Model confidence (mean pLDDT): 84 of 100. Predicted 3D model of a 99-nucleotide RNA (SAM riboswitch aptamer (S box leader)) from Algoriphagus mannitolivorans DSM 15301. Rfam family: SAM riboswitch aptamer (S box leader). Rfam links the family to the GO term regulation of gene expression. About the family: The SAM riboswitch is found upstream of a number of genes which code for proteins involved in methionine or cysteine biosynthesis in Gram-positive bacteria. The sequence was found by an Rfam model in a public genome assembly. Taxonomically the source falls in Algoriphagus mannitolivorans (Bacteria, Bacteroidota, Cytophagales, Cyclobacteriaceae).

RNA sequence: AGCUUAUCGAGAAAGACCGAGGGAAGGGCCCUAUGACGUCUUAGCAACCUGGUGACAAGGUGCUAACUCCCGUUCCGAAUAUGAGGAAAAAGAUGAGCG
Numbered sequence: 001a002g003c004u005u006a007u008c009g010a011g012a013a014a015g016a017c018c019g020a021g022g023g024a025a026g027g028g029c030c031c032u033a034u035g036a037c038g039u040c041u042u043a044g045c046a047a048c049c050u051g052g053u054g055a056c057a058a059g060g061u062g063c064u065a066a067c068u069c070c071c072g073u074u075c076c077g078a079a080u081a082u083g084a085g086g087a088a089a090a091a092g093a094u095g096a097g098c099g
Stems, first nucleotide, its partner, number of pairs: 002098007013042005021031003026071003043064003048060003051056001068091001073088004079082001
């Protein structure tokens, strides 16, 4: 690389550096020189794993714009007739186990 499994409508930002893109391909819609993205520091959120009888939050991850930002595939389907809304899948992210 890949496999299995659980979760994904909640929650949580400041500073320094950098300097033009970023939000998954595409479409939409957003964020961004009032400095995004990224890196580092500090702080916080959370409770997957370890720890603890437990309260917990000490350790290992993770996370801190927008539901995984929305759609994309399939099924159902209101209404004013193309598609409100719903369900599932695929893909993705994170944890744990395997490899």